[in-house]
Molecule: transfer RNA
Organism: Candidatus Berkelbacteria bacterium
RNA sequence: AGGGGCGUAGCUUAGCGGUAGAGCGUCGGUCUCCAAAACCGAAGGUCGCGGGUUCGAAUCCUGCCGCCCCUG
Numbered sequence: 001a002g003g004g005g006c007g008u009a010g011c012u013u014a015g016c017g018g019u020a021g022a023g024c025g026u027c028g029g030u031c032u033c034c035a036a037a038a039c040c041g042a043a044g045g046u047c048g049c050g051g052g053u054u055c056g057a058a059u060c061c062u063g064c065c066g067c068c069c070c071u072g
Stems, first nucleotide, its partner, number of pairs: 001071007010024004018055001026042005048064005
């Protein structure tokens, strides 16, 4: 330099045009003499950054940025 993959909650990740979800963690509650466990509930997201297409974009196109792999 060229080609490919990945980027979503604190962590691991699902979602492939139509309300952003789960597990763990965190916080609160129930229970308990106290705690753990269990159960119930809650908070937490500029979907890497910009632009485009579309009635509508995490999703499609495109330019960058970061990480990983391949070719020379």